Overview
RNAcentral holds the full RNA, with entries from SILVA. The part of an RNA shown here (small-subunit ribosomal RNA, central domain) has 334 nucleotides and comes from Solanum dulcamara. NCBI's taxonomy places the organism under Eukaryota, Embryophyta, Tracheophyta, eudicotyledons, Solanum. Rfam family: Bacterial small subunit ribosomal RNA.
Context: one part of a larger RNA
RNA sequence: UUAGGUGGCUUUUUACUUAUGAUGUCAAAUCCCGGUGCUUAACCUUGGAUAGGCAGUGGAAACUACCAAGUUGGAGUAUGGUAGGGGCAGAGGGAAUUUUCGGUGGAGCGGUGAAAUGCGUAGAGAUUGAAAAGAACACCAACGGCGAAAGCACUCUGCUAUUCUAACACUGACACUAAGAGACAAAAGCUAGGGGAGCGAAUGGGAUUAUGUACCCCAGUAGUCCUAGCCAUAAAUGAUAAAUACUAGGCACUGUGCUAUUGACCCAUGCAGUGUUGUAGUUAAUGCAUUAAUUAUCCCACCAAAGGGGAGUAAGUUUGCAAGAAUGAAACUC
Numbered sequence: 001u002u003a004g005g006u007g008g009c010u011u012u013u014u015a016c017u018u019a020u021g022a023u024g025u026c027a028a029a030u031c032c033c034g035g036u037g038c039u040u041a042a043c044c045u046u047g048g049a050u051a052g053g054c055a056g057u058g059g060a061a062a063c064u065a066c067c068a069a070g071u072u073g074g075a076g077u078a079u080g081g082u083a084g085g086g087g088c089a090g091a092g093g094g095a096a097u098u099u100u101c102g103g104u105g106g107a108g109c110g111g112u113g114a115a116a117u118g119c120g121u122a123g124a125g126a127u128u129g130a131a132a133a134g135a136a137c138a139c140c141a142a143c144g145g146c147g148a149a150a151g152c153a154c155u156c157u158g159c160u161a162u163u164c165u166a167a168c169a170c171u172g173a174c175a176c177u178a179a180g181a182g183a184c185a186a187a188a189g190c191u192a193g194g195g196g197a198g199c200g201a202a203u204g205g206g207a208u209u210a211u212g213u214a215c216c217c218c219a220g221u222a223g224u225c226c227u228a229g230c231c232a233u234a235a236a237u238g239a240u241a242a243a244u245a246c247u248a249g250g251c252a253c254u255g256u257g258c259u260a261u262u263g264a265c266c267c268a269u270g271c272a273g274u275g276u277u278g279u280a281g282u283u284a285a286u287g288c289a290u291u292a293a294u295u296a297u298c299c300c301a302c303c304a305a306a307g308g309g310g311a312g313u314a315a316g317u318u319u320g321c322a323a324g325a326a327u328g329a330a331a332c333u334c
Base pairs, nucleotide, nucleotide: 004177005176006175008071009070010069011068014065018060020058021057023055024054025053026052032048033047034046035045037043074174075171076170077169079166080165081164086160087159088158089157090156091155092154093137097133098132099131100130101129102128103127104126108119109118145152146151189230190229191228192227193226194225198224199223203219204218205217206216243297244296245295249277250276251275252274253273254272255271256270257269281288282287307334308333309332316327317326318325319324
């Protein structure tokens, strides 16, 4: 966001629907009720009936729906204002790390539980001056803010999206949900081109150990970073889908009004958000509790659809460069 489902208030029309009246019909037997006949009963026989279904029909119009008109509380637009790590792009910054070059200096450094591998008289480590590179942004920082979620934080600028609030101008139900479809989507991974300081799967070496494909140490490749494109999965969590309304409070914080004040802070109060505690209620219980897991309405997805495994496996299909992803059984076994 499409179909679909559901849908404010007032009046009018119709009568889809709804409720209702009478008619027809729903074979007989059976069942039920009142009688009759077998000595009674079962049984047989006779008469009767309700409810309900269907069809056409008569009137009704509260509800659903339809027709037409209006209304403003839902929703939206415009106006004033504020807030924010919302997004994209560009520019700038300092600390640290590593490397390179130069000075001083001269024997160790590093690392660990202890060591060794490793680095160092071809001058290391330490200290000092200069330069380069890449990545991340200490303090502020919070139980805080923004975003649909993933997520977002050095500073400044540009573009852009949105919440909230105030007054109330405008439109006048334009709404809610949402299968399918579509967009976005951490990390890892993939393709192409860059980049590569630190860290670091794999790998090599040193230890430890009975072993040690590990934990510890020394190195170190992919990767981590950027651009373009894939992948579509996570304990993707609030383990709680979205929307609306109602239902005790206390305390705290954020944004913004109003009030207060000479002006601020405090105080009182409204709306929106974030927390904590707690009553009714609810729950199997822990607990949740106006941000509900309360009470109701509505729609979607899944479970319900039947135990643990087999198995998120096989096959088929769709999708992907691949890795895989989506959909998704059964035999068998306990």